The prediction has a mean pLDDT of 80. The RNA shown here (transfer RNA) has 74 nucleotides and comes from Candidatus Uhrbacteria bacterium RIFCSPHIGHO2_02_FULL_47_44. The sequence is in RNAcentral, with records from ENA. Rfam family: tRNA. Rfam's curators write: Transfer RNA (tRNA) molecules are approximately 80 nucleotides in length. Rfam links the family to the GO term triplet codon-amino acid adaptor activity. The same sequence occurs in records of 5 taxa.
RNA sequence: GCGCCUUUAGCUCAGUUUGGUAGAGCAGCAGACUUUUAAUCUGUUGGUCGUGGGUUCAAUUCCCUCAAGGCGUA
Numbered sequence: 001g002c003g004c005c006u007u008u009a010g011c012u013c014a015g016u017u018u019g020g021u022a023g024a025g026c027a028g029c030a031g032a033c034u035u036u037u038a039a040u041c042u043g044u045u046g047g048u049c050g051u052g053g054g055u056u057c058a059a060u061u062c063c064c065u066c067a068a069g070g071c072g073u074a
Stems, first nucleotide, its partner, number of pairs: 001073007010026004020057001028044005050066001052064003
């Protein structure tokens, strides 16, 4: 240089297949339980879906650009 993959909550990741209200676990917060802590149980907060643009009534999803990371190749 060329080809491919990844980017979604504080962390690890689903969801994209068929465009139509953004989710789980862990963590955090509150409560229950306990002499207290831990553990366990219940509830709950938290998102510009990497940037910018395009298509569309509507984009995390489709198209283009850029950025970051990874793999392959010479």